[in-house]
A computed fold for a 395-nucleotide part of an RNA from an Actinomycetota bacterium, annotated as large-subunit ribosomal RNA, domain III.
Context: one part of a larger RNA
């Protein structure tokens, strides 16, 4: 230079309190902002930033009693939620093998390998900080000393492949129905209230609020799919009562099987519930994330991109695999399966942050995938104004 530029998109005002100090800490009134987000869950990516109690050198574009900052204590709880102990994709590794002066490449068998397939959990409660992890209520898997009832030791009960098969399982477009979730609304229910105002309204069709409940268990609806039965059989490198192939019969708007949202009743004589009441602060209006009690909890209506449903129709470019499931024998086999009661149930994640905590040297006007996403107008997830719930951007 210069006490000069900037102090990084923006609404604050008052009151009280704290404290040595307060424009910015807490705390209330009001007023303004976001409201397909500037609400909220999650996956990434950080890695303690969580949360309590203390501080104010430094950081914090100012101040600070305040903080993601400094110091000390704490806090992540899982048979079911992910991800291993289970599959398999591309893709990579590779016993023997095969190439190659060497290092080493390539590949069988065989394994790793989700971004995929399998797979048993749910409303409420609870902490200062954790929850599908604790509590409560459910289920799943495996054991079993105890009970029930039943089969069965060769006229063999149950089990049962690493083997056959079946199903898993899949494409693009197009779609009627049937439901639920959500939502609106109410003279029907419940609690409160009865009102001093510039005008109307005053025990009312009045005004202000509420008007739920889960997984699981029972029942099996709309609705989807698959014909069935009996005889033969070169097949299925071994068998078969299974798949395949032939042939008879029945049926083909059927029956029988699988399947299958939702709704009904249980679960709930619980639990939340609008509010009262009671403790403790506060001069008070009022507050508490203390405790206690507790009403109605029904009815019309709308309505999905969700769920039925990997349907269904239709089209040609004919749209993973594997294993878990089901059947079939092969082969086990002297005790066994089923019910109820009891027991067991391994490792790792699990705080907290979705932008002041990740990526951009910053508490940086970018960037960062997926779910949920009410209300009034509106075709709309656009736009405005609201809700819930968030914030007033550190000069």
């Nucleotide at each position: 230079g210069a006490g000069u530029a900037a102090c990084g998109a923006a609404a604050g005002a008052c009151g009280u309190g704290u404290g040595g100090g307060a424009a910015a800490c807490a705390c209330g009134u009001c007023c303004a902002c976001c409201g397909u987000a500037c609400a909220c869950c999650c996956a990434a990516g950080g890695u303690u930033u969580c949360c309590u109690g203390a501080g104010u050198a430094a950081a914090g574009c100012u101040a600070a009693u305040c903080u993601u900052c400094u110091c000390a204590g704490g806090g992540u709880u899982a048979g079911u939620c992910g991800g291993g102990a289970c599959c398999u994709a591309a893709g990579c590794c590779g016993a023997g093998g095969c190439c190659g002066a060497a290092a080493g490449g390539c590949g069988u068998a065989g394994g790793c390998g989700a971004u995929g397939g399998a797979u048993a959990a749910c409303c409420g409660g609870u902490u200062g900080a954790u929850a599908u992890u604790c509590c409560g209520u459910a289920c799943c898997a495996c054991g079993u000393a105890g009970c029930c009832a039943u089969c069965g030791u060769u006229u063999g009960a149950c089990c049962g492949a690493u083997g056959g098969g079946g199903g898993g399982a899949c494409g693009g477009g197009g779609u009627a129905g049937g439901c639920u979730a959500g939502g609106g609304g109410a003279a029907c229910c419940c609690a409160g209230g009865c009102g001093c105002u510039g005008g109307a309204g005053u025990u009312g069709a009045c005004c202000u609020g509420g008007g739920g409940u889960a997984a699981c268990c029972g029942u099996g609806u709309a609705g989807g799919u698959g014909g069935g039965u009996c005889g033969g059989u070169u097949g299925u490198g071994a068998a078969a009562u299974g798949c395949g192939c032939c042939g008879g019969c029945c049926a083909u708007u059927a029956a029988c099987a699988c399947u299958g949202a939702g709704g009904c009743g249980g679960g709930a004589u619980g639990c939340c519930g609008a509010g009262a009441g009671c403790c403790g602060c506060g001069u008070g209006a009022g507050c508490g994330a203390g405790c206690u009690c507790g009403a109605a909890g029904u009815c019309c209506u709308u309505g999905a991109a969700g769920c039925c449903a990997u349907g269904c129709c239709u089209c040609c470019a004919a749209g993973a695999a594997a294993a878990g499931c089901c059947u079939c024998u092969a082969g086990g086999g002297a005790g066994a399966a089923g019910g109820c009661g009891c027991g067991u149930g391994c490792c790792c994640g699990u705080a907290c942050c979705u932008a002041a905590a990740c990526c951009g040297a910053c508490a940086c006007a970018g960037g960062u995938g997926g779910g949920u996403g009410g209300g009034u107008a509106g075709a709309g997830a656009a736009u405005a104004c609201c809700a819930a719930g968030g914030u007033g951007a550190u000069c």

About this RNA: It matches the Rfam family "Bacterial large subunit ribosomal RNA". Its family is annotated with ribosome and structural constituent of ribosome in the Gene Ontology. Taxonomically the source falls in Actinomycetota (Bacteria, Bacillati). RNAcentral holds the full RNA, with entries from ENA.